[in-house]
Context: one part of a larger RNA
RNA sequence: UUGGGUUUAAAGGGUGCGUAGGCGGUUUGAUAAGUUAGAGGUGAAAUCCCGGGGCUUAACUCCGGAACUGCCUCUAAUACUGUUAGACUAGAGAGUAGUUGCGGUAGCCGGAAUGUAUGGUGUAGCGGUGAAAUGCUUAGAGAUCAUACAGAACACCGAUUGCGAAGGCAGCUUACCAAACUAUAUCUGACGUUGAGGCACGAAAGCGUGGGGAGCAAACAGGAUUAGAUACCCUGGUAGUCCACGCAGUAAACGAUGAUAACUCGUUGUCGGCGAUACACAGUCGGUGACUAAGCGAAAGCGAUAAGUUAUCCACCUGGGGAGUACGUUCGCAAGAAUGAAACUC
Repeated sequence: UUGGGUUUAAAGGGUGCGUAGGCGGUUUGAUAAGUUAGAGGUGAAAUCCCGGGGCUUAACUCCGGAACUGCCUCUAAUACUGUUAGACUAGAGAGUAGUUGCGGUAGCCGGAAUGUAUGGUGUAGCGGUGAAAUGCUUAGAGAUCAUACAGAACACCGAUUGCGAAGGCAGCUUACCAAACUAUAUCUGACGUUGAGGCACGAAAGCGUGGGGAGCAAACAGGAUUAGAUACCCUGGUAGUCCACGCAGUAAACGAUGAUAACUCGUUGUCGGCGAUACACAGUCGGUGACUAAGCGAAAGCGAUAAGUUAUCCACCUGGGGAGUACGUUCGCAAGAAUGAAACUC
């Protein structure tokens, strides 16, 4: 390279938007670039192949043929692809009327709990564990009542529920922003799809500056346990966790399953619409679950939300270790991230 693959064996990019590029609906005409057919020219010789000849044979060599699958020109064909001109509405989008939601951003407000402070009542323990001790407490703790303050998180509802591209999103309410779905078939008329680079978003931890700091809690300290115990358990406790702005750009970023489109037996839940209220037996569109036929699969299993049958585009894989390492480069304040080998070894 051809071929084969990517749920779990190596392998789907964390996610979206989108540039170049690839691919692309129905129909009419033109054109004839690709395509197809015919003809002509050329395609040096040698080599290779086939049939003969010459050296005793062979190698070698000579003659003839074929071949040189290519390129150019002319003529013709026009189904498909392309180009161009026009038309269409089934894809896509817009409009109108509804609906839906923990979708996003900013602000206001709420109650429970926790902690602290102050005051009251009250007296000897509290706390913690397998058992203890460290710790707190007669300078009055713990318990309880009242008042005040602070920060963080939102019990019940709550669910194979819902929304979002993914990360993710849950007290209430207001404003703003965005989306999806349904019905209709008014408009545009292929405007689509995928997407190398690129841009944007991207949990937690981490970093910078400034705030904040109740609870929890890496590090750290002490008490236990133990042969030891740099742990598990306990008492404390700082970064951090929270907010604003900026950086970082990674996760088992998982459905370990890329996106889009079409096709393929049924059963049963549920969410959001539409339709119907019946001489009906149960529809229809979009999500989200369970089971299953065919089919697929090494099996587990998947099975209209495919891992089935196909098409287009992108990403990725090619034995284990060495190694996601070294070197170089780019990015970053740093931590590090991205790209990414080889020797050697089995």